RNAcentral holds the full RNA, with entries from ENA. A computed fold for a 713-nucleotide part of an RNA from a Candidatus Omnitrophota bacterium, annotated as large-subunit ribosomal RNA, domain II.
Context: one part of a larger RNA
């Protein structure tokens, strides 16, 4: 892991509460006890007689005196509060509540509770061991040297030290290894202490809010911010887990308020039985109010350009007093044009109230009582707050899906599109999506665009891509391109300049002679020269070519007729492309692949789901008829479902009845058959003694799960 087998809403309480069922009813009811009778090893229990103590209710109000179908409030109420205008008790099930370990399993903990530990381990007493060898040489002794006397110096001797080096012994620095280990801390190297504040044996001593601690909150017998045992004790746990058989019927919630409250409750809301009420809701009228969207700018604020014109700068003027000028700032004003959730002269669709002899649905709707579950919701589309007009962000609204919903499409995907699954069929029929293959169905039809694999990702921006419309000029008195030829003269205009001659730059920008040429469009010079442009003049010629419709001739190729249409320059609008366009698999159509099998408009046919229909079943509600009841029959309707809530069954073990059973019981192994389901099963075979249909009644009454408990494998 797996199998078995154990394993979780129970029981007390004459308590509350409510329903069902009896009994008896203004009244119900009897504990305790006692007496009969049977039973049990016994405690008892059961039953029948008795026992009126008690308790519930029959009357309330008031804090009380007190009053009383009223009474309290007040001096009093035409007031107001709280009664009255009868149904209760008992008893048993069942549901829920209460106290109680109260569905079961879990804690770290906690206790003026009781004991056990110092054989580990810290410190202490007593009492004994151990510490190879070398090395260094204090003190102090003596001898020499020196001294005025010390002092100092040297040899020698001594042999002192939490001294040196290093083995036992003691520790445990690094690094490796091991890490289900040889081993719940080690092993190999490698290192520190090694006459001490050393290391050790033995024996004693202090301990749980205590000891001991060269202090680490360390150590107190392999886990110490308070040891371990057993006790209180099933502490407590708003957490996690886990909680055992079936069918029917209905079905939530993730919201409010309040909460040492936020992942917990408690009422309300939303489910679900019961009972009793007659509403409820949609669609149409017609009647209302508003102040959102929009819109405006009257009104507050805001805000931008002229105008007007206060105050102010500034600069001129001036002895002062004044004045003057403005291309700044700039109030009020006017005039154009704005912007506001907290703006409004205005001002909608919705929505939301009412009413209705209307026309749909037909209890959906309200009350009272029992039982809940939910207070972590999510995504989508609309209207908003916050954010960054980010988020699969966050907060609200309104609807919708998901939750608690399958099925069909979207390759794949709760939440998006269709569409709500009682079962059964090798029937039809459609919806969203499709309809060349994979792959069910049109390589469907008409009519237009796209060349980019656009379609199969994207901006600003950019472009003689290409179709459609639409305006404006130019054009056989010759356009547009291209070639050819001119493109002059006053003059080098004036200034400036070193120089400025069309072209650094500042001013003015005339006028002549022309078919026509700027005081000059760009290149260029030092300035000039030079080249080239606006402009003008000649070739050229927009067509007999080309494209299209049609019609005739042909076998086609083509060839003839007839119609139509065409150039050049600019701009707009508009279809559907282009480029902008970098990332890790070929890897941004599900693939294959398509020029449509792609986009737009139309139209026809088909596929396509658990929708819908068709046959057949089951099961619930209504409604009518039949029926003593349970039932029966027609007809309609209805059956997704998680928390929940109701309803109706199977099984298990016991107890009674009342039955079976050596002519073969459980049990076991098959097994026809039966029921929707949990289950039942004649029958056969084993087996060898006790069971059970059937009616009741009690429950230690269903196992997959709980890091669940035992065995066993």
């Nucleotide at each position: 892991g797996c199998c078995g087998g154990g394993g979780a809403g129970u029981u007390a309480c004459u308590c509350c509460u409510g329903u069902a069922u009896a009994g008896c009813g203004a009244g119900c009811u009897u504990a305790a006890c006692u007496c009969c009778a049977g039973u049990u090893a016994a405690c008892u229990u059961c039953g029948g007689a008795g026992g009126u103590a008690g308790g519930c209710g029959u009357a309330g109000g008031g804090a009380a005196a007190c009053c009383g179908a009223g009474u309290c409030c007040u001096a009093a109420c035409u007031g107001g509060g709280c009664g009255c205008u009868u149904a209760g008790u008992u008893a048993u099930a069942c549901a829920g509540g209460g106290u109680a370990g109260a569905c079961c399993c879990g804690a770290a903990g906690c206790u003026g509770g009781g004991g056990u530990g110092a054989u580990c381990u810290a410190c202490c007493c007593a009492u004994g061991g151990u510490c190879a060898g070398g090395a260094u040489g204090a003190a102090c002794c003596u001898c020499g040297a020196g001294u005025a006397a010390c002092a100092u110096c040297g040899g020698g001797g001594g042999g002192a030290g939490g001294u040196c080096c290093g083995a036992a012994c003691c520790c445990g620095u690094c690094a490796g290894u091991g890490u289900u280990g040889a081993a719940a801390a080690a092993c190999u190297g490698u290192g520190g202490g090694a006459u001490g504040a050393a290391c050790u044996g033995u024996g004693g001593g202090u301990a749980g809010g205590a000891g001991u601690g060269a202090a680490a909150g360390g150590c107190u017998a392999a886990a110490c911010a308070a040891a371990c045992c057993c006790a209180g004790g099933g502490a407590u746990a708003g957490c996690u887990g886990g909680u055992u058989c079936u069918c029917c019927c209905c079905g939530a919630a993730a919201u409010a308020a309040c909460u040492u409250u936020a992942g917990g409750g408690u009422u309300a809301g939303c489910c679900u039985c019961g009972a009793g009420a007659u509403u409820g809701g949609g669609a149409g009228a017609u009647g209302g109010g508003g102040g959102u969207a929009g819109a405006g700018u009257a009104c507050u604020c805001g805000a931008u350009g002229g105008g007007c014109u206060a105050g102010g700068g500034a600069c001129c003027c001036u002895a002062c007093c004044a004045g003057g000028u403005u291309g700044c700032c700039a109030a009020a004003c006017c005039c154009a044009a704005c912007g506001a959730a907290a703006c409004u002269c205005c001002g909608a669709a919705u929505a939301c109230c009412a009413u209705u002899u209307u026309c749909c649905u037909c209890u959906a709707u309200c009350u009272c009582g029992g039982g809940a579950g939910u207070c972590a919701g999510u995504c989508u589309a609309c209207g908003g707050g916050c954010g960054a007009u980010a988020a699969g962000g966050u907060c609200c609204g309104u609807g919708g899906u998901c939750g608690a919903g399958a099925g069909g499409g979207g390759a794949a995907c709760a939440a998006c599109c269709c569409a709500g699954a009682u079962c059964g069929c090798c029937a039809g029929u459609u919806a969203a999506g499709g309809u060349c293959c994979c792959u069910a169905a049109a390589u469907g039809c008409a009519g237009g665009c796209u060349a980019a694999g656009u379609g199969g990702a994207a901006a600003a921006g950019g472009a003689u891509g290409u179709g459609a419309a639409a305006u404006c000029g130019c054009u056989u008195a010759g356009a547009c391109a291209a070639c050819c030829g001119g493109g002059a003269u006053g003059u080098u205009g004036g200034c400036u300049u070193a120089g400025a001659g069309g072209c650094a730059g500042c001013c003015a920008u005339c006028a002549u002679u022309u078919a026509a040429a700027g005081a000059g469009u760009g290149c260029g010079u030092a300035a000039c020269a030079g080249c080239u442009c606006a402009c003008c003049g000649g070739u050229c010629g927009a067509u007999u070519a080309c494209c299209u419709a049609c019609c005739a001739u042909g076998a086609a190729a083509a060839u003839g007729g007839u119609g139509g249409g065409u150039g050049c320059g600019a701009u707009u609008u508009u279809g559907c492309g282009c480029c902008g366009a970098c990332a890790a698999u070929a890897a941004u159509c599900g693939g294959g692949g398509c020029u449509a099998a792609g986009c737009c408009u139309g139209c026809u046919a088909c596929c396509g789901a658990a929708g819908c229909u068709g046959c057949g079943a089951c099961c619930c509600u209504g409604u009518a008829c039949u029926c003593c009841a349970a039932g029966g029959u027609a007809c309609a309707g209805a059956g997704g479902g998680u928390a929940g809530g109701g309803g109706a069954g199977c099984a298990u073990u016991c107890c009674a009845c009342c039955a079976c059973a050596g002519u073969g019981a459980a049990g076991c192994g098959g097994a026809a058959g039966c029921g929707u389901a949990a289950g039942c099963g004649a029958c056969c075979g084993u087996g060898g003694a006790g069971u059970g249909a059937g009616u009741g009644g009690a429950a230690g009454a269903g196992a997959g799960a709980a890091u669940c408990c035992c065995g066993g494998u």

The prediction has a mean pLDDT of 83. The source organism's lineage runs through Bacteria, Pseudomonadati and Candidatus Omnitrophota.